[in-house]
A computed fold for a 73-nucleotide RNA from Candidatus Omnitrophica bacterium CG_4_8_14_3_um_filter_43_15, annotated as transfer RNA.
The sequence was found in a public genome assembly.
Rfam family: tRNA. Rfam classes the family as a transfer RNA. Rfam's curators write: Transfer RNA (tRNA) molecules are approximately 80 nucleotides in length.

């Protein structure tokens, strides 16, 4: 050059044939404690890299662009 594989919350990741995003952890409030750690509750956090088409509706399908990481001459 060319082919494939990823990209989702502050961090590691899920999202099952398209119906409008969830877990852990960290972080913050409250319970417990004499305090603090644990631990248990409840909240909040997200232009689904980006930009375009398909469709009543897109994290998802299609093309194109970035940015990672692999393979091949």
């Nucleotide at each position: 050059g060319c082919c494939c594989c990823c990209a989702u919350a502050g961090c590691u990741c899920a999202g099952u044939u398209g119906g409008u995003a969830g877990a852990g952890c960290a972080g913050g409030a409250c319970a417990c404690u004499c305090u603090u750690a644990a631990u248990g509750u409840c909240a909040a956090g997200g232009u689904c890299a980006c930009a375009g088409g398909u469709u009543c509706g897109a994290c998802c399908c299609c093309u194109g662009u970035u940015g990672g990481g692999g393979g091949u001459a």